[in-house]
A computed fold for a 73-nucleotide RNA from Patescibacteria group bacterium UBA6899, annotated as transfer RNA. The organism belongs to Bacteria candidate phyla, within Bacteria. The sequence was found in a public genome assembly. It matches the Rfam family "tRNA". By type it is a transfer RNA. Rfam links the family to the GO term triplet codon-amino acid adaptor activity.

């Protein structure tokens, strides 16, 4: 050098044949205990990796970039 594939909450991940995003652990709060822990309610937490194009709309489609993981030479 080429080829694939993958970035989404703080961590691990899902998700929409394009219509404004979730779970799970964490993190607060509340309630339970004599107290913790656990179990239970709640809340909070995102420019969906960036730029540009196509849509009335893009986390999704197209195109180039950036990092990562593999192969291949």
């Nucleotide at each position: 050098g080429c080829c694939a594939c993958c970035u989404u909450a703080g961590c691990u991940c899902a998700g929409u044949c394009g219509g404004u995003a979730g779970a799970g652990c964490a993190u607060c709060u509340c309630a339970c205990u004599c107290g913790u822990a656990a179990c239970g309610a709640g809340a909070a937490g995102g420019u969906c990796c960036c730029c540009a194009g196509u849509u009335c709309g893009a986390u999704c489609c197209u195109g180039g970039g950036a990092g990562g993981u593999g192969g291949c030479u």